[in-house]
């Protein structure tokens, strides 16, 4: 140095719910509590994938006809790193 991760040790992370005079249009972030798991569940949305539909477009409604409403469909520029893969960092232990 490549490749590991049985054991121990010292720590670390926090799913599900529930909370909230917090951010978002949502999904989701945040904080607090919780503890199911996690040797990267540490960072990056590169590539799949999965979630939302604000503005946007389309099809159609209703109106007092409007730079108005409404409904149903597309479709990320919004998200998810604890969905898979990939990139960079990085404990301890054994070797």
């Nucleotide at each position: 140095a490549c490749a590991g991760a049985a054991c121990a040790a010292a720590g670390g992370c926090a799913a599900a719910u529930c909370c909230g005079u917090c951010c978002g249009a949502a999904a989701g972030g945040c904080g607090g509590a919780g503890a199911c798991g996690c040797a990267a569940a540490a960072c990056c949305a590169c590539g799949g994938g999965u979630c939302u539909u604000a503005g946007c477009c389309a099809u159609u409604c209703c109106c007092a006809a409007u730079u108005g409403g409404g409904a149903u469909g597309g479709a990320a520029u919004g998200a998810c790193a604890g969905c898979c893969g990939g990139g960079u960092u990085g404990c301890u232990c054994g070797a």
Background:
The RNA shown here (c-di-GMP-I riboswitch aptamer) has 95 nucleotides and comes from Cohnella luojiensis. Lineage of the source: Bacteria > Bacillati > Caryophanales > Paenibacillaceae > Cohnella. The coordinates come from a structure-prediction model, not an experiment, and the mean pLDDT is 84. It matches the Rfam family "c-di-GMP-I riboswitch aptamer". From the family's description: GEMM was predicted in a large-scale screen for bacterial structured RNA regulatory elements.